[in-house]
Context: one part of a larger RNA
This record gives sequence, C1' cells and structure tokens, in this order.
RNA sequence: CUGGGCUUAAAGGGCGCGUAGGCGGGCUGCCAAGUCCGUGGUGAAAUCCUCCAGCUUAACUGGAGAACUGCCGCGGAUACUGGCGGCCUCGAGGAAGGUAGGGGCAUCUGGAACUGGUGGUGGAGCGGUGAAAUGCGUUGAUAUCAUCAGGAACUCCGGUGGCGAAGGCGAGGUGCUGGACCUUUUCUGACGCUGAGGCGCGAAAGCCAGGGGAGCAAACGGGAUUAGAUACCCCGGUAGUCCUGGCCCUAAACGAUGAGUACUAGAUAGUGGACUAGGCAUGGGUUCACUGUCGAAGCAAAAGUGCUAAGUACUCCGCCUGGGGAGUAUGGUCGCAAGGCUGAAACUC
Repeated sequence: CUGGGCUUAAAGGGCGCGUAGGCGGGCUGCCAAGUCCGUGGUGAAAUCCUCCAGCUUAACUGGAGAACUGCCGCGGAUACUGGCGGCCUCGAGGAAGGUAGGGGCAUCUGGAACUGGUGGUGGAGCGGUGAAAUGCGUUGAUAUCAUCAGGAACUCCGGUGGCGAAGGCGAGGUGCUGGACCUUUUCUGACGCUGAGGCGCGAAAGCCAGGGGAGCAAACGGGAUUAGAUACCCCGGUAGUCCUGGCCCUAAACGAUGAGUACUAGAUAGUGGACUAGGCAUGGGUUCACUGUCGAAGCAAAAGUGCUAAGUACUCCGCCUGGGGAGUAUGGUCGCAAGGCUGAAACUC
C1' cells in the first nucleotide's frame, strides 16, 4: 500500500456555514463521452512464456509462435453512468394559519441574602475547631431594630422537563432577532447530501486597555496539625471572578458514539402540536416531531446496544496502524505573551 477498523482496546475533527470535489428522486426523447461488441492499424528489437533446434548437457545461442493486459481509427449496440431537451412531485425549499421554549442581543425593574456606613437598644464577649489558636471586641464587637449604599447571583416553580449546531442558556417586563414543530384541496419543481481547503462560533483559566469590586478566592501572611506540613482544618487576603472593547482557541469541548437518507418486533413514560367516534367526560383511539426507560431479532470480545442502533445498506468527510521516546525536537504558521496548530527520528522494550 492493500486490507481491517474508530462507545470502552489505537482511532469521530469542539461545533456550524460553505468553496472545489465526490455522490444524487420518478417518467421520457435525442447524443453516444464512459461502457459493450466487431474490425483495421500500431504496440521496434531484446527480455518473459510455449514449442523446436545447435554446442556431449546446462547456462548460453538460434528459429517459430504466443504475449506485449496498452493506444489510435472505423462500423455497430444503448441497459446503466454521463451530456442536452421536455415533463412530474414523493426529496428540498417557499407561502398561509397556528404552537411551545432558561435560543440570542439590548435595556429597564424587583425581592431575599450578604458586606459596609449611619443611628437606636444593649454591655462582654464574639468567632472558629476534632480540640485550639491566630482574628474581632469597652475607641462598645457579637446579637437586635431602623435607615442608607454597593456588587454579584437569581431560592421555590424545577422535572432522565424545555431551547440551542456546539460551547451553552434559569428572577420579572419591554424592544429587536435566529431556529424548531404542527396543519393546509397552497406554490416552485431535484433547487439535494456531504464537504479537502476557507470563513465563523467556541466553557473555564489566561492576556491587553478602561471601568467595577459585595461575596468568594489562586498567590501570599498568620494560627493549628505533624517527625516535617511549602497541604488537608482555621483567621485574613491580592490577582481573578463582574462590565465594555480587543486577544487567546484549549477541555473527560463526552453519548468518550461525524453528517445525511432508507429500511427493520413490541411495551411504557414525558414534552409540543394536529385529527377523531360518541349524548357528555378531566377518559379512549389515530398521527407527526422531540426527550427517556425496558426490550424481540440482529450486532458485539464482553459490558452492552437495540426505529435517538453500536442492526441492515448506500453517499461524503475526519481519523487509526504496538508501548515508551512524544504531542517532545525541528521547520513552518498563528499569538502581546502564555502558548496553539502542524509534527518526526535516533534509541529502547
């Protein structure tokens, strides 16, 4: 390389949009590029293969044939692929009507708690722990009441509940805005799928500038513990955590499971719609989308998975190829930096 694989053994890109490319629904006409058939030319010789011959044999050499799997021309076939044209509606999209939602952005508002300030009451402790101490407190703490200020987060509802491509999203109101789902005797008519590069988004921490700073809290200081204690526990406490703008681009970015389509038993629960018989019903039935649990067949090394597949198939992309060395070195590239992306080998088992 071929092959075989990628939930847990090595292996799914963090996620989307999309370029090239690859792949692509039904009917029909034409063309005949791919494809198939026939035929002609060419495919030097040598080599290889078969047969025969010559050196005593073989190697070697000579002769004949085959082969040279290819390329080109001509004639023909038209099922499939392709090209061009026409038509279709089930894929896809639009329209109309409706529904649910912590989807996003901006802005305003709210209460509880917390900390601090001021004032009142009060008068010796408080706090903390396994026990203590550091710490706070007669300059009046803790507790309690009133009031003011500030910042951050939104208890209950809350749920294998919802929304989002992923990261993620949870007080309330308003404005702007993305997507999804359901229904239709509506329209377009294959407009689709995937997606190397590329572009965008991307938790936390970290970085730059400006603000903000209640609580919490790396670092740091102190008290304990201990043989020691650069920890676990306690008292403090700065970056940071918050906002605006700009970077960084990583993660157990996980369902450790790429995206799309079709098909393949059931049972049960939830969420959002639509339909339906009947005298009526909070009940029953049907159906679509989503979220779970159990499970037949199948699959799997097993655990398990099982219409939300890890089943049966197809299309496209990414990735793996023994462990260590190593996500290191080097080069390149991106970044303010931290570092990211790409990514070896020697050697060794």
Background: The part of an RNA shown here (small-subunit ribosomal RNA, central domain) has 349 nucleotides and comes from an uncultured Planctomycetota bacterium. It matches the Rfam family "Bacterial small subunit ribosomal RNA". The coordinates come from a structure-prediction model, not an experiment, and the mean pLDDT is 89. The full RNA is in RNAcentral, with records from ENA, Greengenes and SILVA.